[in-house]
RNA sequence: GCUUCAGUAGCUCAGUGGUAGAGCGUAUGCCUUGUAAGCAUAAGGUCGGGAGUUCAAUCCUCCCCUGAAGCU
Numbered sequence: 001g002c003u004u005c006a007g008u009a010g011c012u013c014a015g016u017g018g019u020a021g022a023g024c025g026u027a028u029g030c031c032u033u034g035u036a037a038g039c040a041u042a043a044g045g046u047c048g049g050g051a052g053u054u055c056a057a058u059c060c061u062c063c064c065c066u067g068a069a070g071c072u
Base pairs, nucleotide, nucleotide: 001071002070003069004068005067006066007065010024011023012022013021018055026042027041028040029039030038048064049063050062051061052060
């Protein structure tokens, strides 16, 4: 330098045009003599940045940024 893949909650990941979710974690409450476990509830996201297409974009197209792998 070229090619491919990935970027979504604190972490690991779903979701591939029509209201953004799960597990773990966190907070509060219940339970317990107490802790853990268990149960319930809640908080936490400008979906990496920008532009375009569309009535509508996490999703499609282009550019950029970051990371990984491969080739030279």
Predicted 3D model of a 72-nucleotide RNA (transfer RNA) from Candidatus Tiddalikarchaeum anstoanum. The sequence was found in a public genome assembly. The source organism's lineage runs through Archaea, Nanobdellati, Candidatus Nanoarchaeia, Candidatus Tiddalikarchaeales and Candidatus Tiddalikarchaeum.